Model confidence (mean pLDDT): 84 of 100. Small-subunit ribosomal RNA from a soil metagenome, 1508 nucleotides, folded computationally. The RNAcentral record of the sequence draws on MGnify. Its Rfam family is "Bacterial small subunit ribosomal RNA".
RNA sequence: CGGAGAGUUUGAUCCUGGCUCAGGGUUAACGCUGGCGGCGCGCAUAACACAUGCAAGUCGAGCGAGGGCUUAUUUCUCGCAAGAGAGAUAAGUUCCUAGCGGCGAACGGGUGAGUAACACGUGGGCAACCUUUCCUAUCGCGGGGGAUAACACCGGGAAACCGAUGCUAAUACCGCAUGUCGUCACCGGUCGCAUGGCUGGUGAAGAAAGCAGCAAUGCACGAUGGGGUGGGCCCGCGGCCUAUCAGCUAGUCGGUGGGGUAACGGCCUACCGAGGCGAUGACGGGUAGCUGGUCUGAGAGGACGGCCAGCCACACGGGGACUGAGACACGGCCCCGACUCCUACGGGAGGCAGCAGUGAGGAAUCUUCCGCAAUGGGCGAAAGCCUGACGGAGCGACGCCGCGUGUGGGAUGAAGUCUUUCGGGAUGUAAACCACUGUCGGAGGGGAAGACAUCGACGGUACCCUCCAAGAAAGCCCCGGCUAACUACGUGCCAGCAGCCGCGGUAAUACGUAGGGGGCAAGCGUUAUCCAGAUUUACUGGGCGUAAAGCGCGUGUAGGCGGCUGGUUAGGUGUGAUGUGAAAUCUUCCGGCUCAACCGGAAAACUGCAUUGCAAACCGGCCUGGCUAGAGUGCAGGAGAGGGAAGCGGAAUUCCAGGUGUAGCGGUGAAAUGCGUAGAUAUCUGGAGGAACACCAGUGGCGAAGGCGGCUUCCUGGCCUGCAACUGACGCUGAGACGCGAAAGCGUGGGGAGCGAACCGGAUUAGAUACCCGGGUAGUCCACGCCCUAAACGUUGUGAACUAGGUGUUGGUCGGAUUGACCCGAUCAGUGCCGCAGCUAACGCAUUAAGUUCACCGCCUGGGGACUACGGCCGCAAGGUUAAAACUCAAAGGAAUAGGCGGGGGCCCGCACAAGCAGCGGAGCGUGUGGUUUAAUUCGAGGCGACGCGAAGAACCUUACCUGGGUUUGACAUGCAAAGGAAACUUUGGUGAAAGCCAGAGCCUCCCGCAAGGGACUUUUGCGCAGGUGGUGCAUGGCUGUCGUCAGCUCGUGCCGUGAGGUGUUGGGUUAAGUCCCGCAACGAGCGCAACCCCUGUCCUUAGUUGAAUAAUCUAGGGAGACUGCCGGGCGAAACCCGGAGGAAGGUGGGGAUGACGUCAAGUCCGCAUGCCCUUUAUAUCCAGGGCUACACACACGCUACAAUGGCCGGUACAACGGGUUCCGACACGGCGACGUGAAGGCAAUCCCUUAAAGCCGGUCUCAGUUCGGAUUGCAGGCUGCAACUCGCCUGCAUGAAGUUGGAAUCGCUAGUAAUCGCGGAUCAGCACGCCGCGGUGAAUACGUUCCCGGGCCUUGUACACACCGCCCGUCACGCCAUGGAAGCCUGCUGUACCGGAAGUCGGUGCGCUAACCCUCACGGGGAGCAGCCGCCUAUGGUAUGGCCGGUGACUGGGGCGAAGUCGUAACAAGGUAGCCGUAGGGGAACCUGCGGCUGGAUCACCUCCUU
Repeated sequence: CGGAGAGUUUGAUCCUGGCUCAGGGUUAACGCUGGCGGCGCGCAUAACACAUGCAAGUCGAGCGAGGGCUUAUUUCUCGCAAGAGAGAUAAGUUCCUAGCGGCGAACGGGUGAGUAACACGUGGGCAACCUUUCCUAUCGCGGGGGAUAACACCGGGAAACCGAUGCUAAUACCGCAUGUCGUCACCGGUCGCAUGGCUGGUGAAGAAAGCAGCAAUGCACGAUGGGGUGGGCCCGCGGCCUAUCAGCUAGUCGGUGGGGUAACGGCCUACCGAGGCGAUGACGGGUAGCUGGUCUGAGAGGACGGCCAGCCACACGGGGACUGAGACACGGCCCCGACUCCUACGGGAGGCAGCAGUGAGGAAUCUUCCGCAAUGGGCGAAAGCCUGACGGAGCGACGCCGCGUGUGGGAUGAAGUCUUUCGGGAUGUAAACCACUGUCGGAGGGGAAGACAUCGACGGUACCCUCCAAGAAAGCCCCGGCUAACUACGUGCCAGCAGCCGCGGUAAUACGUAGGGGGCAAGCGUUAUCCAGAUUUACUGGGCGUAAAGCGCGUGUAGGCGGCUGGUUAGGUGUGAUGUGAAAUCUUCCGGCUCAACCGGAAAACUGCAUUGCAAACCGGCCUGGCUAGAGUGCAGGAGAGGGAAGCGGAAUUCCAGGUGUAGCGGUGAAAUGCGUAGAUAUCUGGAGGAACACCAGUGGCGAAGGCGGCUUCCUGGCCUGCAACUGACGCUGAGACGCGAAAGCGUGGGGAGCGAACCGGAUUAGAUACCCGGGUAGUCCACGCCCUAAACGUUGUGAACUAGGUGUUGGUCGGAUUGACCCGAUCAGUGCCGCAGCUAACGCAUUAAGUUCACCGCCUGGGGACUACGGCCGCAAGGUUAAAACUCAAAGGAAUAGGCGGGGGCCCGCACAAGCAGCGGAGCGUGUGGUUUAAUUCGAGGCGACGCGAAGAACCUUACCUGGGUUUGACAUGCAAAGGAAACUUUGGUGAAAGCCAGAGCCUCCCGCAAGGGACUUUUGCGCAGGUGGUGCAUGGCUGUCGUCAGCUCGUGCCGUGAGGUGUUGGGUUAAGUCCCGCAACGAGCGCAACCCCUGUCCUUAGUUGAAUAAUCUAGGGAGACUGCCGGGCGAAACCCGGAGGAAGGUGGGGAUGACGUCAAGUCCGCAUGCCCUUUAUAUCCAGGGCUACACACACGCUACAAUGGCCGGUACAACGGGUUCCGACACGGCGACGUGAAGGCAAUCCCUUAAAGCCGGUCUCAGUUCGGAUUGCAGGCUGCAACUCGCCUGCAUGAAGUUGGAAUCGCUAGUAAUCGCGGAUCAGCACGCCGCGGUGAAUACGUUCCCGGGCCUUGUACACACCGCCCGUCACGCCAUGGAAGCCUGCUGUACCGGAAGUCGGUGCGCUAACCCUCACGGGGAGCAGCCGCCUAUGGUAUGGCCGGUGACUGGGGCGAAGUCGUAACAAGGUAGCCGUAGGGGAACCUGCGGCUGGAUCACCUCCUU
């Protein structure tokens, strides 16, 4: 005996912090579903309105009267009679009842409107009270009187009802007598807490009813005491929100007299006094019946107050009293009001918040049931009557509890369904089927308890027995995470889901459906609401340096807290006792319904309150005594930009005057505006005026903060040190309050040199309301008065104590040592830095705490809305202060981590720049692309990294595009079935552009098998299927590009950090390199680098077709060589670097191949492969023609040039790599030539392509649009090919365009490179200025790393993380939403003044009226009373005027949200003018500018300090 957490801010992390979920509850409702029983519960809304019936009557033993019945007698009528009928009288009656009378009706039952209050709870008090009935006790009940209902009769009225006259009774009413007794008056006694209580004596007034019974007697009645019960009043304490309600109060507070009440009391009244309440929250506003308890919670607490029980309040709304023991009275009365009903219009009646029931409202809440059998109540002597209290039944899964819907067996794991990788798997022992059982159900029979003699609504119910038969009985929600449970299809940011995070844009476990699964179960979900989780209001149990949060600072009131040591007391505290804490509930135990729910009994508990006893150790309080360590005073010294006032001083700026002097000055990135020949700037002299005080100057000093800086004087506050004389806790903090409070700003008056918001001008710019420049007004200054805010910051409240040190510095004091301004040590007070423990989310703080504690104050509780609105207070204003809500979001934040980025920094590299060479950009042409055009100009590629790219070659083909014509199992693969045929092949005719279609011909089988038949091949038909360069490269594989051949990217273990993560990989050197060395909480390792491979350079060697070549050359193979190995120097005895020797080659010898982890949803579905989707007489396929070749333009890559280092002509020299049989083609001949004809050789180190060209030698041209340049065009040819029209290449002749070296800009290259020259090859019928290769000739330059671009490492800032092509601010425009202001308009609540005033109590009057008593013979009078009238009070009402809450409102203000709108670019990096705070002005807007402040500013330098 009792405590669980999770999701969501980030790339990730820790923290802060909100939102959300899992739990439990409910008088519930809604959706789907629904078998039975028991026990409970059932208008939460309209205290809205109510039809109908019932819910309070009873007593005849109080009374009169009437009726009924019975008996007796009798009268009348009818009848022959028996008898029948009607009436009268008397008696009886345990019959009925309208009235008088008594008791009850004040209980019981309902509801929660009002009420924040002594209403409730709890504990007390009444010496300030009442109490019918009941119990008990004492005493009594004598003798009279007068009325009045009913009734009769008359009258009025529609009715309700009323009036008059007459009669009558009582337990109705009234005198008189008696007086135990109580009350009152007076006189005593006694007691108490004051008023006063008790008691003795005397006196006064004050009572009564009878009924029943033969009787006994019983029941009533009167007075009084006591008890009991029920009530009334008073008090302490306790329990809601709001201060944007701060002051409230005239019967108010008190006193005296009087009145009133059962009783105290301003409860009421007259007079007197001026009080009373309030920050411990009065007054006001809002909300609310209170409690026992209920729910939740570990508890503390929080929320609630339905059923049941106690109390209160109310009874159509409001007011009022009467009767009574009790009411201001739910089913009584009067009045006012609203409403409903009746009416003959004159008047009347009514009150379901009793039980049922109706309408209305609402999401929503029942039968117009049975019975008084039980319990209880009223009346009665009783029988009994009444009782919608109650006992029961009915309706509702509304809740709780219990039960059931079967049990056992049953595998070919059936069918169906779902799924599948097609094998299978799942549903699933589930079903079928077999056996069994009988809760429940149906039928029949018996049949209670509840009662105590009779009496049972429930009820033929519970329960028991027999029979029947698995028969009638399962749903709901969920399956992305939280959270338990997964697949398929459909859908395609649609439809929809969603508690939070979030799902859905073609493979969705998140939508819908299905299969399967999970959970609960006669229910299951949803919604609403409460508590918990939430330590998220924190008492238990939180915080405030940077997350929200320390008031700008002080003085100080209330309050809180308070040093050492005695005494006293006993309030706190501790421990007992007593009373109380209703019952029910909760807990434990026992018991009763078959169990349980439910119910009964007992115990415990109710943590509280009150009274009282004891203790005095501890802590603290009251009172009282002492002390000096806190605090203060005194005395002696000390430092200081502390404050106020007056005076003085020099430097500088500006201005003025004069002198010298001449053309500029000034200003900027560069300029311009501006100033200046009317003499500026510069310079000298003199003068004026204002403001500020260089150096000293310092993480130096002073002050509470703001703040304070030349010098002198005066006045003045605080602080420090020393001494230890004095006071003796005098202290700390501090809500309100009061004072001070930078800058800006305001008022009045001065002043005004410089600076300088606004403003003007000049620049900059796309613009520039800015940054920069030239001017310049307020202001800045002074005096007085306001304002009262700042990043008023150490973002750290004040005070006190304690807890390692080190090192600076300021001011004292002491000691040591000294010649000493030095120096050393100690200590006090300040002010910095570093650092231990400890603390912290981390950063950091760390004796100047953010450590450990104490005291007090202030403040915080998600972001936005909002440092806002409204209201209050303050202000001249600007505005300040206090300070919300609606609405909206799922975050907003802090610190740190690793990245990316920076118009941050450091180091380093690269043809990156620079230094060079040659180009491109201009021209013409070629090719590609964009664009345009087109029937189509197929498609893709898009910065670098698309654009002579896919394409290593589009006339047809290719070809994917367009137009037209065809085919449909298809141009191609495979299987089945049927029919036919050898298949195949060859071929004719028609039509046609062809494809194709139509009609034919020739040939006419092969294999197995005797045959039938089968097989192979093929055609046709049909079915499965083919086909698709159709879509998706954002579903993919593969391949590729790029950063980048950059030097990086990681892992294991260890260590550090709460963690992300770090370390290693950083650092010092070095390298091409994370290359190596050294150091180091790291030690190792992997992928990269390098090396291993290929080519090339030297040599050796082996072999060799060809070749003249047996050595060398060449070709092919193998090997050697190079490793910083050697020397010198540098460096750290390192790595390494520099120089040298040798060597063909030297520090990677040159070149290639080789591309880490990854990035770009990079490219490719049109190379290939491939998921899914789409198409199937078409998006497939065939054919012809066309197009891809278009052309005003633009770009990219090239070619050829612009010429003399050249063009042309002639001569002449030297390669390499390669290719060749549908091929290369010598040679010869023809042709000017392209080429043609013939043709040798060559399957190739043999033959051919194959003359290399630039070069060299000679000649010519002479600077010109040319003998440069060759475009374009004409003509004539050649070649390939079925075919050169669209649209090929080449040749000859003719033509001879642009172009004279190319703007801004831009590309390549560091050596056998650039440049230049030619040659070969792939593709290919043909087509090459492109591409891939080959060799020939063969340079220039690199000081260097400031700058541009890219990259690497370290560091820094960051609001970025889709990572700067990022993020993000404000105006404007549009839509939606809530809200403030507003002329007013309209409810509600409420205040004040006055008018008016019903009923009614009270008071007055009462000339009218009246039976009882008195006087009187009577009349009459008295007393007592009534009507009426008057007065006070007063409900509703009215008039006027305020306050508060709310609704609405033309228009208006801002705010929030919304997909891609407009304008700019303010902020985040030094954000490109550092940002931010306060204030003022200005501006479309973010914002800009001035003044003061802050660092929550990067960077560089210097100074200072610290560490090593």